This is a predicted structure of a 1537-nucleotide RNA (small-subunit ribosomal RNA) from a Bacteroidales bacterium. It was read from a public genome assembly. The coordinates come from a structure-prediction model, not an experiment, and the mean pLDDT is 83. Rfam family: Bacterial small subunit ribosomal RNA.
RNA sequence: AAAUUAAUUAGGAUGGAGAGUUUGAUCCUGGCUCAGGAUGAACGCUGGCGGCAGGCUUAAUACAUGCAAGUCGAACGGUAAGGCCGAGCGUAGCAAUACGCGAGGUACACGAGUGGCGCACGGGUGCGUAACGCGUAUGCAACCUGCCUGCGACCGGGACAAAACAGCUGGAAACGGCUGCUAAUAUCCCAUGGCCACCACGUAUGGCAUCAUGCGUGGUGUAAAGAUUUAUUGGUCGCGGAUGGGCAUGCGUAUUAUUAGCUAGUUGGCGGGGUAACGGCCCACCAAGGCGACGAUGAUUAGGGGUUCUGAGAGGAUUAACCCCCACACUGGAACUGAGACACGGUCCAGACUCCUACGGGAGGCAGCAGUAGGGAAUAUUGGGCAAUGGAGGCAACUCUGACCCAGCCAUGCCGCGUGAAGGAAGACGGCCCUAUGGGUUGUAAACUUCUUUUAUCGUAGAGUAAACCUGGCCACGUGUGGCCAGCUGAGAGUAUACGAGGAAUAAGUAUCGGCUAACUCCGUGCCAGCAGCCGCGGUAAUACGGGGGAUACGAGCGUUAUCCGGAUUUAUUGGGUUUAAAGGGUGCGCAGGCGGAUCGGUAAGUCAGGGGUGAAAAGUUGGGGCUCAACUCCAAUCGUGCCUUUGAUACUGCCGGACUAGAGUGCGAUAGACGUGGCCGGAAUGUGAUGUGUAGCGGUGAAAUGCUUAGAUAUGUCACAGAACACCGAUCGAGAAGUCAGGUCACGAGCUCGCAACUGACGCUCAGGCACGAAAGCGUGGGGAUCAAACAGGAUUAGAUACCCUGGUAGUCCACGCUGUAAACGAUGAUCACUCGUUGUUGGUCAGCAAUGAUCAGCGGCCAAGCGAAAGCAAUAAGUGAUCCACCUGGGGAGUACGAUCGCAAGGUUGAAACUCAAAGGAAUUGACGGGGGCCCGCACAAGCGGAGGAGCAUGUGGUUUAAUUCGAUGAUACGCGAGGAACCUUACCCGGGCUUGAACGUAAGACGAAGUUGCAGGAAACUGCAACGCCUUCGGGCGUCUUGCGAGGUGCUGCAUGGUUGUCGUCAGCUCGUGCCGUGAGGUGUUAGGUUAAGUCCUGCAACGAGCGCAACCCCUACCUCCAGUUACCAGCACGUCAUGGUGGGGACUCUGGAGGAACUGCCUACGCAAGUAGAGAGGAAGGUGGGGAUGACGUCAAAUCAGCACGGCCCUUACGUCUGGGGCGACACACGUGCUACAAUGGCCGGUACAGAGGGCAGCCACCCCGCGAGGGGGAGCGAAUCUCGAAAGCCGGUCUCAGUUCGGAUCGGAGUCUGCAACUCGACUCCGUGAAGUUGGAUUCGCUAGUAAUCGCGCAUCAGCCAUGGCGCGGUGAAUACGUUCCCGGGCCUUGUACACACCGCCCGUCAAGCCAUGAAAGCCGGGGGUGCCUGAAGUUCGUGACCGCAAGGAGCGACCUAGGGCAAAACUGGUAACUGGGGCUAAGUCGUAACAAGGUAGCCGUACCGGAAGGUGUGGCUGGAAUACCUCCUUU
Repeated sequence: AAAUUAAUUAGGAUGGAGAGUUUGAUCCUGGCUCAGGAUGAACGCUGGCGGCAGGCUUAAUACAUGCAAGUCGAACGGUAAGGCCGAGCGUAGCAAUACGCGAGGUACACGAGUGGCGCACGGGUGCGUAACGCGUAUGCAACCUGCCUGCGACCGGGACAAAACAGCUGGAAACGGCUGCUAAUAUCCCAUGGCCACCACGUAUGGCAUCAUGCGUGGUGUAAAGAUUUAUUGGUCGCGGAUGGGCAUGCGUAUUAUUAGCUAGUUGGCGGGGUAACGGCCCACCAAGGCGACGAUGAUUAGGGGUUCUGAGAGGAUUAACCCCCACACUGGAACUGAGACACGGUCCAGACUCCUACGGGAGGCAGCAGUAGGGAAUAUUGGGCAAUGGAGGCAACUCUGACCCAGCCAUGCCGCGUGAAGGAAGACGGCCCUAUGGGUUGUAAACUUCUUUUAUCGUAGAGUAAACCUGGCCACGUGUGGCCAGCUGAGAGUAUACGAGGAAUAAGUAUCGGCUAACUCCGUGCCAGCAGCCGCGGUAAUACGGGGGAUACGAGCGUUAUCCGGAUUUAUUGGGUUUAAAGGGUGCGCAGGCGGAUCGGUAAGUCAGGGGUGAAAAGUUGGGGCUCAACUCCAAUCGUGCCUUUGAUACUGCCGGACUAGAGUGCGAUAGACGUGGCCGGAAUGUGAUGUGUAGCGGUGAAAUGCUUAGAUAUGUCACAGAACACCGAUCGAGAAGUCAGGUCACGAGCUCGCAACUGACGCUCAGGCACGAAAGCGUGGGGAUCAAACAGGAUUAGAUACCCUGGUAGUCCACGCUGUAAACGAUGAUCACUCGUUGUUGGUCAGCAAUGAUCAGCGGCCAAGCGAAAGCAAUAAGUGAUCCACCUGGGGAGUACGAUCGCAAGGUUGAAACUCAAAGGAAUUGACGGGGGCCCGCACAAGCGGAGGAGCAUGUGGUUUAAUUCGAUGAUACGCGAGGAACCUUACCCGGGCUUGAACGUAAGACGAAGUUGCAGGAAACUGCAACGCCUUCGGGCGUCUUGCGAGGUGCUGCAUGGUUGUCGUCAGCUCGUGCCGUGAGGUGUUAGGUUAAGUCCUGCAACGAGCGCAACCCCUACCUCCAGUUACCAGCACGUCAUGGUGGGGACUCUGGAGGAACUGCCUACGCAAGUAGAGAGGAAGGUGGGGAUGACGUCAAAUCAGCACGGCCCUUACGUCUGGGGCGACACACGUGCUACAAUGGCCGGUACAGAGGGCAGCCACCCCGCGAGGGGGAGCGAAUCUCGAAAGCCGGUCUCAGUUCGGAUCGGAGUCUGCAACUCGACUCCGUGAAGUUGGAUUCGCUAGUAAUCGCGCAUCAGCCAUGGCGCGGUGAAUACGUUCCCGGGCCUUGUACACACCGCCCGUCAAGCCAUGAAAGCCGGGGGUGCCUGAAGUUCGUGACCGCAAGGAGCGACCUAGGGCAAAACUGGUAACUGGGGCUAAGUCGUAACAAGGUAGCCGUACCGGAAGGUGUGGCUGGAAUACCUCCUUU
């Protein structure tokens, strides 16, 4: 000395919130929207009071009417009106007197006039103005200033007119004309005069360049006014002050470059003129300047500031009210007067407009206060007063004052007060809601009790604002001044306020209630009506529409609309970005500009500190005071972050000077290279020509064809020619600023790199504008033309194919010269400098080393740390950390378009909008799904087999059609012998007809009856109706039943898209998840992936995972073997009895069997492989071997899958019918189409005869032995059995015979006849039997189904439902009993991993363009209609100035005339800018239009960029480029939505 930490002290500050919306979800980018505050507001609904403020934002449009600037008699002549005095007169009266007239006077007063002062203030408005207009700070040595004030000096004499007035006179009027008289503080002359002005000279001092000031001398020139109460007041000249102004300058003060050049009094000078004053302000002459990228000029817009609003601030917006400045006063011009004006309520001229008129001519200017019309969403009274404040005049009284003070209107704003307070639960009534005999809510709310009286109403009292001037009195000194006292004066206003009176009395609404955003339910409606700030609600259960109830917020207001700021860090100074989201210029050179290495000295511009001046007041902030509080207002302090000035500091920056070498460059010595330009040379290939050999094809494709070829192709040999491109080397290489650059060689040219450190000494970096280079395509001129190849032609493909494929083929591709100037010109990454962990390769150089190798500089790559990043990723070649400069971005579309400008021969390039429209567009990553992406794997998925279906007849179901009805549902897989496991009636839901209406059933209450019911009769199709007969129990309480009445009914009506339950399917596929941990900002991931293995997410190994759950497997049942136990109705080996024969009998418990309990199988053993899991083996053993076979068992979920008709259930609908009863019909129809089956087509068969063997079930309104009858179905008898006891019972098979390949001895449909059985009843519409009949069919197209072993195939049996049966169906049972699987390329389905995606309703996805329709804004356009500004020419009022001035005047001067200038007017051409327009161009938007299918997956031809050509359209093709392309392989044309 610095740093860190802690403590203490002092000073300062009081402040910053987000949300919704892109997605299936996520992070980011990014826009849109909302919550806040504000307003001169308006609109809707509502409205009690007061205080304070505010009130035409639009038409600077036009204005009726009244008022807004006068005053002074103490300047003047005077006297029209009035007051007073008043001679006199008249009327009435006897008179007093009353009334009236009235000369004259009046130091009362005053119209008009002369004169003075004022009218330039006050008040209004914001047109113009982008400017010294305003703000701020300076300057005037370049200036003025009435009234006020200080000082000095002076105020003598005289004169002439002209108003008024009078007379005459013009004019409709406005207004004049002529003659005559007259006063003044009007005007003029003379005198006097200075410290005044001018000129000349001298001198001194000072300053700022011109100069200023003081003093002195001389010369010239210019003054005055009186009034009066005698005290004043006024006047003149001069010097000061103050106040107010004028001028100049620095800085600050809009948008636009699609305005880039502007300028002739323009810039300067000399000399004049003019002005208060400087100045091209004006003029003559001279010079040629002046301004501009630091934005001139033009265009558009606009008064500026203090302030106000907002904001944390920085900022942004603003200029209403109040204050300051400016500008303007019907529009334009001009001067006069004056101290001051180029003058709001003055003048002149021109113009437009309005009014008057006798048509000759005149008048006017509310952007003053009121007010009117108009415009508009919209903004007030034709009020009172000068009492106060202020102003003008006056000595004053006083007069004037729409300034001002007040009042009126308006919720327009801010602030305050009130509409009552306390108690009060039966939580009343009513309303609303619900799960409804009840509850909730409205709600202590009301009623009711007690209390209060602000406000309003009425009554009484009643201010402050007022003190001066003035008058009177008193006091001090100097008859005046000053002071004191008293008196006079209030529009507002009988207001504020106070007191009193009675009485809860007089007083609450508005908006909202889906999320943001506080607040929820019912009904109505049914993508309608409507809502909406954004997202979005509404298609029958709407918290989102409309209404009701309730709630929430604010409250005399509440909402809506409009506008501003905020949120928005969304223009980013504070405080943003640019690889992929919008955004790095294609590349370099480089002027201006910006920035700049190290050191010393100077300076002090920037910078910093202190002082001074200024920064008006009001406002704001803080403290305090006054209205009862507050708003409001007053006082004080502060603020005003700025500008100017002064003194100092000197670190940094700048400037000046010196010196340095690390940046930069030069030199010298080396190296490498597809660096550039030009010339020369080369071989291979291709094509062509010639010629030889040779013969029938070649070529091409997915397959073909067009094409070539017997006139000899293709193929092959030789020779020749042409043009273009340069294999191998070659690479992750090299060079270049980029574009780009590749055979060899020569010449010329350029740059990099390395080494040395000799030279220069900051010479550097970046770079707007500028200049140059700049692939491909394209253009021009001239060559060249082999190949390839847009266009084009033909052939294919296709629904089409203006394409992909093929055969040809022209521009072009090549060269020279010139143009073009763009690309995905990319590392989508600007240039330069510095710094920041490592590792590995490579190119060029240098150094060390023998080498291996290492170091270093310059490049080119890979991986990675920190860090950064939304992530992907980048990571010394940064997208890290810093610095400098440039370029660019600000939602998507419209659009890189239009217009304009500019470049280009053209094509086109560069620059580059708006209207309108949307709420997104987008980036990265995640999970799925998908792919005509990839890998692995599985399945009767294919393949290999066996048998079928599809053809026939029939059965059955469905569609369709038909019908009075053919009831309803099921409809790809996952509907169709399905709901239905039994439609003749019933069922039954449908149709026709006939009946009933508390109903066909049930409960309950009351009443009645003793019924009910059965039978008979009658009507009827029946239901039903009517009649007759018979007809209850009881413990007497009642029970039971019917009928009547009441309450509850009933509905196979709708919604399976409101639901429960159940079911199908993916799929018996191996998956689906969770906890904790870890990773990631996050969605999510990990686990579950990987390597093996398995039927399996089965298991093993590994691993940031470790575990777990639902699934898998196992546990359960059946079956296969054994053991034990038990044994009747089963069994019968041994024993016994018996029979023609039979377990028939005694008996037995061995066997079979039955039915209970156990065992057994686990890759356990062996061998091989393997780490293990496990796999393999005709292994062993075993009844069974790798899950032994079969069943039950179906994860998370998907399909808004199916079912409201099985059942249940919300809502809706019907109620003498959509309910219910009943007869008949229908569900059974029949041109046809489809599904599922049966029977067949025959000899592995049919028929006949004989003969053998099951299992599982059923049985009393039943199974039925056995006997008889019948050909038979069956009938009649009849035993046993509620069943291991009785009963129902096999077929194929086997044996024998026959048929002999045919529409048959196959096949059995159909039809005829005769019967049986069930049933009330077999017509529609049953099954069976017998006789007869004997159809199609000879193995079935495309296509398609099932099955891997006791399986397929084949054979029969049983059962449920059921009176019977349309059963060939379904569910079971056993008998006989195969073939085949190389294998996983392909089809289908599925699983896992990975990849792409613009999909997420998830490929049945998304999506592009033309065309057609409607609407909207816009471009262009022959023209048409305007607007402002400028230019040229003509004309030119008033007026200033100048000139002239023969007329007037004695003169001074003037009239007149002329000149310059100008407003205005006219003519002309052009530019700019608007409106409109036939026709026309594209663009945007719009539930379901047309054509295709371009893009997203390899999107089915990878896509895209630039360019060119072509095409209905998306688009296609050529050429060059990019990766922001997948896959990496056997081939494969098309394949839509």